This is a predicted structure of a 373-nucleotide RNA (Bacterial RNase P class A) from a Desulfuromonadaceae bacterium. Its Rfam family is "Bacterial RNase P class A". Rfam classes the family as a ribozyme. The coordinates come from a structure-prediction model, not an experiment, and the mean pLDDT is 77.
[in-house]
RNA sequence: CGAAGAAGCACAGACGAUCGCCGGUCUCUUGCGAGGCGGGAGGAAAGUCCGGGCUCCGCAGGGCGGGAUGGUUCCUAACGGGAACCGGGGGUGACCCCAGGGACAGUGCCACAGAGAGCAGACCGCCUGCCAGUGGCAGGUAAGGGUGAAAGGGUGAGGUAAGAGCUCACCGGCUCCGCUGGUGACAGUGGAGGCCAGGUAAACCCCAUCCGGAGCAAGGCCGAAUAGGGAAGCGUUUGAGGACGGCCCGUCCGAAGCUUCCGGGUUGGCUGCUUGAGGCCGUCGGCGACGGCGGUCCUAGAGGAAUGAUCGUCCCCCGGCGGCGGGUAACUGCCGUCGGGUACAGAACCCGGCUUACGGGCUUCUUCGGCCA
Numbered sequence: 001c002g003a004a005g006a007a008g009c010a011c012a013g014a015c016g017a018u019c020g021c022c023g024g025u026c027u028c029u030u031g032c033g034a035g036g037c038g039g040g041a042g043g044a045a046a047g048u049c050c051g052g053g054c055u056c057c058g059c060a061g062g063g064c065g066g067g068a069u070g071g072u073u074c075c076u077a078a079c080g081g082g083a084a085c086c087g088g089g090g091g092u093g094a095c096c097c098c099a100g101g102g103a104c105a106g107u108g109c110c111a112c113a114g115a116g117a118g119c120a121g122a123c124c125g126c127c128u129g130c131c132a133g134u135g136g137c138a139g140g141u142a143a144g145g146g147u148g149a150a151a152g153g154g155u156g157a158g159g160u161a162a163g164a165g166c167u168c169a170c171c172g173g174c175u176c177c178g179c180u181g182g183u184g185a186c187a188g189u190g191g192a193g194g195c196c197a198g199g200u201a202a203a204c205c206c207c208a209u210c211c212g213g214a215g216c217a218a219g220g221c222c223g224a225a226u227a228g229g230g231a232a233g234c235g236u237u238u239g240a241g242g243a244c245g246g247c248c249c250g251u252c253c254g255a256a257g258c259u260u261c262c263g264g265g266u267u268g269g270c271u272g273c274u275u276g277a278g279g280c281c282g283u284c285g286g287c288g289a290c291g292g293c294g295g296u297c298c299u300a301g302a303g304g305a306a307u308g309a310u311c312g313u314c315c316c317c318c319g320g321c322g323g324c325g326g327g328u329a330a331c332u333g334c335c336g337u338c339g340g341g342u343a344c345a346g347a348a349c350c351c352g353g354c355u356u357a358c359g360g361g362c363u364u365c366u367u368c369g370g371c372c373a
Stems, first nucleotide, its partner, number of pairs: 001369009013314007021040002024037005042344001046355002049353005054215004061249004066211005071085005086100001087098004101206002106204002108200003123145002125141007153171006172196002174193008219271004229262006241253003278297008316341011
């Protein structure tokens, strides 16, 4: 100097002027309203994909069905989230990725090629015997060749008619038993066993763990209006119906109404509505996510939907021109002037995550490559 990896920051910022909007607080006013002070969109506000807070369903019991998750330990209100580690994979590396339990419970699939792709299999070949001949038949074989993504562990020796874990040695996989380290998943190491076709579960399935439902258009209050409308079914202790994801059981309510359909009225106002699993700073503990303690702050609350417009200055980035430097070098800094540029995109009860969109910039650390001394 270039390329790359990880983390963070802010995202057009600040100041001034003029005009305009929303809400808070204080003062004045009979009231309308006026004035002062300070405040007013995001890292994703998007998607509505998860988890909750909160509200309602009287309590939400058992089973089936359905759904979700899937290494270990920890964090959290919780999660399908996060941190660290283990195992597997990718990369020269810093680092990154994984829908990571089970194929010996069962079922399915592995096209084509090939003899044969779940207990299979003999095309070429090798060996033995017979016929009597450049072949045919019978038997044995799976070491060599071929097909294929994948073909019944690998190398070597013995053995055999020829061969084969048939036997043996070593290696690999698997199972079991110890020892060492670790909270653990696991890692290392020693021994025994010839146990030795696979893959696939983001295929069905099995195992383990978890799961009431609906949602701020939830819900509460006030006011107002209408048609105390019509029809059908069931029922009144022989219990209709209801308890808002489905079915069954159970329990409870219901002592007379309930359910369904058609039609009419209200589409008003207030509240929920912003003080929170809250932010910031310090300190302690922890590898870390995060937690404890102390201090400090109040930072949008609209209601068809406010947070805006114009001008000026400074600031950020890129380029041209000119000037002044730094360094032994490779290389590089500052000033002036001119021109250009800034993406994705607007809260609606709130919070923790995930996913998606996005232009350019800055800071810190690390890896690789080149050059100079």

The model forms 97% of the base pairs in the Rfam consensus.